The RNA shown here (Glycine riboswitch aptamer) has 99 nucleotides and comes from Paenibacillus sp. FSL H7-0737. Model confidence (mean pLDDT): 78 of 100. The sequence is in RNAcentral, with records from Rfam and Ribocentre. Taxonomically the source falls in Paenibacillus (Bacteria, Bacillati, Bacillota, Paenibacillaceae).
RNA sequence: AUGAUGGCAUAGGGAGAGACUGUCUCACUUGAAGACGGCGCCGAAGGAGUAAGCCCUAACAGGGGUGAAUCUCUCAGGCAAAAGGACCUUUGUCGGACG
Numbered sequence: 001a002u003g004a005u006g007g008c009a010u011a012g013g014g015a016g017a018g019a020c021u022g023u024c025u026c027a028c029u030u031g032a033a034g035a036c037g038g039c040g041c042c043g044a045a046g047g048a049g050u051a052a053g054c055c056c057u058a059a060c061a062g063g064g065g066u067g068a069a070u071c072u073c074u075c076a077g078g079c080a081a082a083a084g085g086a087c088c089u090u091u092g093u094c095g096g097a098c099g
Stems, first nucleotide, its partner, number of pairs: 006094004011089003018039001020038006040079003046075001047073003053066005
């Protein structure tokens, strides 16, 4: 002195699905919010499952471990706005692969 993967922070973009419905509380003009239910949905916080491959055991098999996701599930979360939001970009910084 080049400055990769990756981490942290700033800014921007960022989808889907009932402002459904009953009772109660607060408010009181209405809504929103909360609690307890009813039916219906969403997947892109998180979580869980899983292929090939690799390893072990054994040996034409079988079994076990590891193993990704935007795939699957929907536990959690979400279904007006707000908040959140995988991921992408920008800037700064940590770090130091490679040369």